[in-house]
RNA sequence: AGAGUUUGAUUAUGGCUCAGGACGAACGCUGGCGGCGUGCUUAACACAUGCAAGUCAAGGGAGAAAAAGGCAGCAAUGCUUUGAGUAAACCGGCAGACGGGUGCGUAACACGUAGGCAACCUUCCUUGUUGACUGGAAUAACCCCGAGAAAUCGGGAUUAAUACCAGAUAAUAUUGUUUUUUGGCAUUAAGAAACAAUCAAAGCUCCAAAAGAGCGCGGCAAGAUGGGCCUGCGUCCGAUUAGCUAGUUGGCGAGGUAAUGGCUCACCAAGGCAAUGAUCGGUAGCUGGUCUGAGAGGAUGAUCAGCCACACUGGAACUGAGACACGGUCCAGACUCCUACGGGAGGCAGCAGUGAGGAAUAUUGCUCAAUGGACGAAAGUCUGAAGCAGCGACGCCGCGUGAGGGAUGAAAUCCGUUAGGAUGUAAACCUCUUUUGUGGGUGAAGAAUAUAGCGCUAUAGGCGCUAUUGACGGUAGCCCGCGAAUAAGCAUCGGCUAACUACGUGCCAGCAGCCGCGGUAAUACGUAGGAUGCAAGCGUUGUCCGGAAUCACUGGGUGUAAAGGGUCCGCAGGUGGAUUUGUAAGUCUGUGGUGAAAUCUUACGGCUCAACCGUAAAACUGCCACAGAUACUGCCUUUCUAGAGUGUGAAAGAGGAAGAUGGAAUUCAUGGUGUAGCAGUGAAAUGCGUAGAUAUCAUGAAGAACACCGGUAGCGAAGGCGGUCUUCUGGUUCACUACUGACGCUCAUGGACGAAAGCGUGGGGAUCAAACAGGAUUAGAUACCCUGGUAGUCCACGCCCUAAACGAUGGAUACUCGAUGUCAGCUCGCAAGGGUUGGUGUCUAAGCUAACGCAAUAAGUAUCCCACCUGGGGAGUACGAUCGCAAGGUUGAAACUCAAAGGAAUUGACGGGGGCCCGCACAAGCAGUGGAGCAUGUGGUUCAAUUCGAUGCAACGCGAAGAACCUUACCUGGGUUUGAAAGGCAAGAGACAGGCGAUGAAAGUCGCCCUCGUAGCAAUACGUUCUUGUACAGGUGCUGCAUGGCUGUCGUCAGCUCGUGUCGUGAGAUGUUAGGUUAAGUCCUGCAACGAGCGCAACCCCUACGCUUAGUUGCCAACAGGUAAUGCUGGGCACUCUAAGCGGACUGCCUACGCAAGUAGAGAGGAAGGUGGGGAUGACGUCAAGUCCUCAUGGCCCUUACACCCAGGGCCACACACGUGCUACAAUGGCCGCUACAGAGGGUAGCCAAGGCGCAAGCCGGAGCCAAUCCCUUAAAAGCGGUCUCAGUUCGGAUUGGGGUCUGCAACUCGACCCCAUGAAGCUGGAAUUGCUAGUAAUCGCGGAUCAGCACGCCGCGGUGAAUACGUUCCCGGGCCUUGUACACACCGCCCGUCAAGCCAUGGAAACUGGGGGUACCCGAAACCGGCAUUCUAACCGCAAGGAGGAAACCGACUAAGGUAAAACCAGCGACUGGGGCUAAGUCGUAACAAGGUAGC
Repeated sequence: AGAGUUUGAUUAUGGCUCAGGACGAACGCUGGCGGCGUGCUUAACACAUGCAAGUCAAGGGAGAAAAAGGCAGCAAUGCUUUGAGUAAACCGGCAGACGGGUGCGUAACACGUAGGCAACCUUCCUUGUUGACUGGAAUAACCCCGAGAAAUCGGGAUUAAUACCAGAUAAUAUUGUUUUUUGGCAUUAAGAAACAAUCAAAGCUCCAAAAGAGCGCGGCAAGAUGGGCCUGCGUCCGAUUAGCUAGUUGGCGAGGUAAUGGCUCACCAAGGCAAUGAUCGGUAGCUGGUCUGAGAGGAUGAUCAGCCACACUGGAACUGAGACACGGUCCAGACUCCUACGGGAGGCAGCAGUGAGGAAUAUUGCUCAAUGGACGAAAGUCUGAAGCAGCGACGCCGCGUGAGGGAUGAAAUCCGUUAGGAUGUAAACCUCUUUUGUGGGUGAAGAAUAUAGCGCUAUAGGCGCUAUUGACGGUAGCCCGCGAAUAAGCAUCGGCUAACUACGUGCCAGCAGCCGCGGUAAUACGUAGGAUGCAAGCGUUGUCCGGAAUCACUGGGUGUAAAGGGUCCGCAGGUGGAUUUGUAAGUCUGUGGUGAAAUCUUACGGCUCAACCGUAAAACUGCCACAGAUACUGCCUUUCUAGAGUGUGAAAGAGGAAGAUGGAAUUCAUGGUGUAGCAGUGAAAUGCGUAGAUAUCAUGAAGAACACCGGUAGCGAAGGCGGUCUUCUGGUUCACUACUGACGCUCAUGGACGAAAGCGUGGGGAUCAAACAGGAUUAGAUACCCUGGUAGUCCACGCCCUAAACGAUGGAUACUCGAUGUCAGCUCGCAAGGGUUGGUGUCUAAGCUAACGCAAUAAGUAUCCCACCUGGGGAGUACGAUCGCAAGGUUGAAACUCAAAGGAAUUGACGGGGGCCCGCACAAGCAGUGGAGCAUGUGGUUCAAUUCGAUGCAACGCGAAGAACCUUACCUGGGUUUGAAAGGCAAGAGACAGGCGAUGAAAGUCGCCCUCGUAGCAAUACGUUCUUGUACAGGUGCUGCAUGGCUGUCGUCAGCUCGUGUCGUGAGAUGUUAGGUUAAGUCCUGCAACGAGCGCAACCCCUACGCUUAGUUGCCAACAGGUAAUGCUGGGCACUCUAAGCGGACUGCCUACGCAAGUAGAGAGGAAGGUGGGGAUGACGUCAAGUCCUCAUGGCCCUUACACCCAGGGCCACACACGUGCUACAAUGGCCGCUACAGAGGGUAGCCAAGGCGCAAGCCGGAGCCAAUCCCUUAAAAGCGGUCUCAGUUCGGAUUGGGGUCUGCAACUCGACCCCAUGAAGCUGGAAUUGCUAGUAAUCGCGGAUCAGCACGCCGCGGUGAAUACGUUCCCGGGCCUUGUACACACCGCCCGUCAAGCCAUGGAAACUGGGGGUACCCGAAACCGGCAUUCUAACCGCAAGGAGGAAACCGACUAAGGUAAAACCAGCGACUGGGGCUAAGUCGUAACAAGGUAGC
């Protein structure tokens, strides 16, 4: 510090996710030791048991027992001493208000910080001063009586005090009055003087006693400490909480308090708080700090520390210095316990512990040794505070599980191409060490400024000596012995993110933080090996911060990504021109105080290190006070004119309102003319019209809108404004520069305006026209089209208040290159044309922007103010509030769900977008197919099997260039198992071959006969055959979606790319586009491109012409010979031909056009003319195209079978459908006879001549030929002659019967051919559809491959030989450019809504349940306060009676809990109901994306 994820790719926007750190954690797996920390985050839920607050005998009175001893007694027992003035209890004092716990409540002066009290208190402690006198009356304990189950209580009698009371004394106390000084903002404060009034006290110990000392007691004044009260500032969320408040705000008086104060009360006034957020609701103890972060911030408030609040729930006071009191009291309530049923008792949010809750949190431990606290003179007692120990890897820190050597790289495991590699120096083994462990020994510090005693000094917290005191603990530490001995796991390994293989599984099981893995080769699941990371831990989950500049103060945005309010006016608020003086609030500097300690940071130090701890420094960014500075801002003030406004004079304008008025058009009405149609559409129909339409003429009526002018012209804030005239009226601009003197800008709330549609009332109603009706279209058509047509459209008044209200761009001010239009002024100029101010447009520089683009009318550079945004969906929805007559508007969520949604641009693809161009693509033609019969292939069906593959073009006479057996892969049946064939090893046998026989359908099985070779004397070796065994063979079994190779297709279409440069943030672009041209990215010109490659073309082959060479088997012109005839023969190589080479054609020439390239000309020449014709040749790529059944091959599968052999059957089936062909339907023909002319091939297991036989297929025959020699081999159509005469025929030949031939072991299933007989459909073929542009189509025959035989197929060959092409609008396919796109699996794309099904959350809802708060009323405990006519009553007064005072009872006021009532609010649930989201392939349509087929919104 970043990364992954939207896309085919890019960029920016934007969310989601990850890597880091942290934790009082929990869970999973694992676990050796120690140190230091830490441990109910949930039920402030309920609690058994024990302990947690007592102490003082030197305040007081009374006062045991056990035990021991003594005496008496026989003993029982009694007395007595010690125990002991002790224990326990009581009166009294002090402490139980601290310490300890918890976080319920609390949004508050609760907390933090800084101040104030001239408005206060303070036990104990310290200092100073002063005093402590004289009396009195009770009461508890104890004893007696009584009540009660108990708790406890009542009565009587007795007694003491540092308990209580009275009196005295008394001020620097308190109160009052008077005088006076000083200070303060003030209420007033401090001081001085005088007078008056009022209020105190307690003793005890040491000592024989006194004196003295110590501890106490009272008053006053101070200090210290602790508290109380007040104030400034800070302190969470919600406005879908906007108004709250009657003791409320203030005053006067009184009461009350330690003290101010409506704290309380009476009276008076009507205030107080609030948009700077009152009130209400929700949540929450606050802080130092802690975690994170670069910081600013954000989150948090365990442990430790400060403050607050609370103590079962609610209320209340008492005591006291202090409480409204955790282990006190009273009352009420809930709960638990005891009970004799009458009554009682209790409060762990103290320490342990229990139950419950929960994912989850410890011992009913030891000690007061230390530190601290209470009491005490002290010893001491008490102390679950504290110190320690125990449990938990809960956290942090440290240590260990060994170290060195050790290769034959052992075994084993895993992988493997079978060579080997990995685990791996790892192990074994050798040497060594001993932290830890274990056994033994030794053994602390923490302990003194403690306590006691003694001594010294002398007043102190002094010094010295002696004795005593340790829970932890025989612990830490140290020493010795033993012995590598006792000690490693967890997660991960697709990317992010370090680390890879094998097997298993097969969209299953599973994984997953995000993207995503898994459908038979998974580095992503599970296991193993290996590797990586961390390590006594490792992972997971949860939460917080970070990354996130993703709420942006530091540090973001708003034209199109989310986001500018529809517009203006304008209060508050914010902000503001130039200048002077003052002030010093902001601001800046300095000083002082404070900012507790701990924490953090730095330095040093102590535990062996570290964690941890100590000391010091720094820091605590803050607040307060004082002093100073005055540039800027603020405030007061002086002045100015540049902003703003006023004035004077001009100007333009669809600016607004009202009234008047005009013509054209439309419709209607009346009348005339006139006759059959009109209207409407893609085409029609509905409709209108013979009752006279449309058309046309005239007249009239009505309403609405204003052609031309008219213009990116004008005006207005926006919405918006359009005939003409008049009246009223707003704003703007220009010129002049007279006046005011900052009066300005912006604007939350608020106010006004605000298209269309809509609503209300009343008019009006010509046109147009939602709804509606009809007609069409359509599969449907609740639409688009047509004919009608009502609201509405118009007016007046009143509402509504929204729009893609858009420049998708808030307002104001200033600044920043240029060019060119235009509107309104002014100005210079004769004019043309300039200058300037204000508007309104276009283009462009810098700059900005993600890009597109903006660019003086900014989206540039700056300032000020307002509004708004923070992923998509849910949703502008629900609820609430508010406005509205309604429709609806404004404000405006959440649950849930997704990993994206969206912007701009790029490359493609696509479009029922555009432009240009090409192709037998259409058109123009010719011949067909589709109809018939047959052949052949396919589908389907059938079957034991009908083997398999190919399936739009680009499967279907395709693989198959040839299924009777074989082929053959299929079926049935019979057999074989190292196998039909190959090669290896081991063992054995000797042959094998051959012959014969049996059985069988055959294969096979069985039996018999015969039997090794070579080398060597031999053993033996080699070869060969068989048998057995073993590894292995074999598979047309699966996967063409694991593959190679080959092939099809787009397409012989003209394209596809690269290097360098340049442009762009980038994907990419440029080049390759443009203008021409071409068959062509062919070439030319231009150009930020310049070049190059694969394609095109050419080079190759055939063919068309010529030349050269060569001349047999070919040829024959001249010569010679010969025949019935023939190159038949001699001879020749001229010609034809053959086959090798060469030439030839290049727009080279001419004319026209053109810059050129090139095009044109039935130009010339030429055999051939613009690629001469044909072939071979197939760019980058596409289709997971085809083929595992040609072959090869990974993986999987079978192994007495999915292998192999054999016989028979099947691949040939047949209601049917399709493709490709053949033959026809006839006269351009059929039949018969006669006569001609090819090319290219093939031939020895072959082609086969002559001759003969047969009607023929064919047979006999055998010459010739391994071929320019012989044979196949008569080419046919054609020509000539004859016949048939339009007929299902002398067309057509299917089908069937009979008879044959040939091939072949074998023609039944299932061959071809021949002859005789038979003579079906069919008379030119619907929708639709195919081929072909010249030697082509059409037509005619010939040959070949395969092959024993079988050809209408296929591959070739030649013969005869046309028609047509205006042209590119349309169909199909393709190329280039451009445009749109929501497509990129790319239109066979994408995608919307209803309905149906499942799941999820949510709104409404009759009602039901619960909760907290408020209001009104009723009742009203305890307590305080007030009253008091009753009762009781020690201290004082009084001789007494009685009084004062006190207590109780009663009454009143107040009030907790409780009750009643009506509302509101918040939750839960709810029959039914509404929409929403998600879900693999459901239904219906096709709304959107292309002009999406009616542009969309």